[in-house]
Context: one part of a larger RNA
RNA sequence: CUGGGCGUAAUGCGUACGUAGGCGGAUCAGAAAGUAUGGGGUGAAAUCCCAGGGCUCAACCCUGGAACUGCCUUUUAAACUCCUGGUCUUGAGUUCGAGAGAGGUGAGUGGAAUUCCGAGUGUAGAGGUGAAAUUCGUAGAUAUUUGGAGGAACACCAGUGGCGAAGGCGGCUCACUGGCUCGAUACUGACGCUGAGGUGCGAAAGUGUGGGGAGCAAACAGGAUUAGAUACCCUGGUAGUCCACACUGUAAACGAUGAAUGCCAGUCGUCGGGUAGCAUGCUAUUCGGUGUCACACCUAACGGAUUAAGCAUUCCGCCUGGGGAGUACGGUCGCAAGAUUAAAACUC
Numbered sequence: 001c002u003g004g005g006c007g008u009a010a011u012g013c014g015u016a017c018g019u020a021g022g023c024g025g026a027u028c029a030g031a032a033a034g035u036a037u038g039g040g041g042u043g044a045a046a047u048c049c050c051a052g053g054g055c056u057c058a059a060c061c062c063u064g065g066a067a068c069u070g071c072c073u074u075u076u077a078a079a080c081u082c083c084u085g086g087u088c089u090u091g092a093g094u095u096c097g098a099g100a101g102a103g104g105u106g107a108g109u110g111g112a113a114u115u116c117c118g119a120g121u122g123u124a125g126a127g128g129u130g131a132a133a134u135u136c137g138u139a140g141a142u143a144u145u146u147g148g149a150g151g152a153a154c155a156c157c158a159g160u161g162g163c164g165a166a167g168g169c170g171g172c173u174c175a176c177u178g179g180c181u182c183g184a185u186a187c188u189g190a191c192g193c194u195g196a197g198g199u200g201c202g203a204a205a206g207u208g209u210g211g212g213g214a215g216c217a218a219a220c221a222g223g224a225u226u227a228g229a230u231a232c233c234c235u236g237g238u239a240g241u242c243c244a245c246a247c248u249g250u251a252a253a254c255g256a257u258g259a260a261u262g263c264c265a266g267u268c269g270u271c272g273g274g275u276a277g278c279a280u281g282c283u284a285u286u287c288g289g290u291g292u293c294a295c296a297c298c299u300a301a302c303g304g305a306u307u308a309a310g311c312a313u314u315c316c317g318c319c320u321g322g323g324g325a326g327u328a329c330g331g332u333c334g335c336a337a338g339a340u341u342a343a344a345a346c347u348c
Stems, first nucleotide, its partner, number of pairs: 004319003007302002012316001014201004021194003025088006033081002035077002038074005049065006091191001092188003095184005103177007110154001115149007125136002162169002206247006215241002220236004258315006266293001268291011297304002321348003330341004
C1' cells in the first nucleotide's frame, strides 16, 4: 500500500459557502497520453531457478539454459479513461404565472398579569410551611375600588402543524428582504457533485462600554430541617436575565445517523400545490414536505426499512484497548474566562 469500520460498542467537523484537488450526462468525428499488441535495442558478470558435469558425498566449483517481472524505441488497434472540435437535453440554471409559511432585519402598536406609587372603603391580622419561624402590618398591612408609572413575556388559536443550512423562529400592523413549492411552455446547453486549507453564521452561560431593571434569580444574608446541612423547604436579595455595539465560539450544537445522485413491495395519516370526475365536498391521481406501521434486504441485537441503518457510485471528515488525558509542553486565537491543535513517561 491492500484489507475493516463510524445510530446505541472507539469513531460524522455545530452548520453552511467556497479555493486547490478528486469525481462527473447523451452522441459524432479526430488525435493516440493512459491501455492493448507485434518487432528491435538494452537489462554487465556473479547471485536466484532448471538441466548436466567435477572434487569419494555434501558444502563448494564448472558448463549450458531460463529468468532478470524494468527502461528506451518502433508497428498496429481505438472499446474504455484523458485530450481536441462539433451536436443534444434528461442533470443544473434562467423566464413567465400562481401559492404557503413563528424565515430574517427595522419601526410602530395592543390587551391580560406581576410589582411599585397616589387616592377611597375598611380593620387586625397577612405571608409562608409537613409544621413553623425569619418577614410585612395600628406610622393602617392583607382584601377591595379607581387613577398612574415601568419593564419583560405574548394565554386561547397550537397541531409527531409550518419556516430556516444549523443555532433557532410564535400578540398585531407596516416597510425592506432571503429561500422554497407547484404549473407552463420558451431559452442557455453539463454551466454539475464534493470540498483539504480558508471564510461567514452559530443556544445558554460569560466578558467590555453605555443604557434599562417589573418579575425571576447564581453569589450572599437570615429562618427552618438535621448528629451536622456550606443543600433540598421558607423570607429577602446582587450580578445576570432585557436593549445597543463589540468579543467569546462552545453544548446530550442529537436523528448521538456527513453531503450528493440513481435504483428497490406496500398501508394508514397530515401540510402546501396541480389535474380529472362528478353527488360541490367527496373520490381518483400526481409533485414536494412531514409522520406511523410494515415486505424484501440489512443489523451482534435493539431496531432501520423509498426521509434506510437496503443495493451501488463520487468526494470529504473521523476511529484503532482502559486509565494517564481532551491533560502537559509548544504554536495560534482571546481583554479575561478560556478555546483550538495535541503527546509521553508510568500503570492495568
The part of an RNA shown here (small-subunit ribosomal RNA, central domain) has 348 nucleotides and comes from an uncultured bacterium. Model confidence (mean pLDDT): 89 of 100. The full RNA is in RNAcentral, with records from ENA, Greengenes and SILVA. It matches the Rfam family "Bacterial small subunit ribosomal RNA". Rfam links the family to the GO terms ribosome and structural constituent of ribosome.